RNA sequence: UCCGACAAAGGCAAACUGUCCGAAAGGGCAGGACGCAAAGCCACUGGCCUAAGCCCCGAGCAACCUCGGGAGACGGCAGCAGGGCUACCGAAG
Repeated sequence: UCCGACAAAGGCAAACUGUCCGAAAGGGCAGGACGCAAAGCCACUGGCCUAAGCCCCGAGCAACCUCGGGAGACGGCAGCAGGGCUACCGAAG
């Protein structure tokens, strides 16, 4: 250094619940533990999720604008994988 033990000490916390933020996906905090040896950090690559605004089409309206549809990340997921950065412990190999 790789590696990861029926080791020791400690760590994180899925679903679900409450509350707050958000258009949503999702996120913060508290409770709670399915799991996790990087389930610590970073959206760089692929993937996945969302679709408010902008844009396009259609309908309505005197107009402001409203409704329906389409496309779409500039929004997310690090507990999807790869990659990058950092790190506790120490049996065997």
Molecule: c-di-GMP-I-GGC riboswitch aptamer
Organism: Thiorhodococcus minor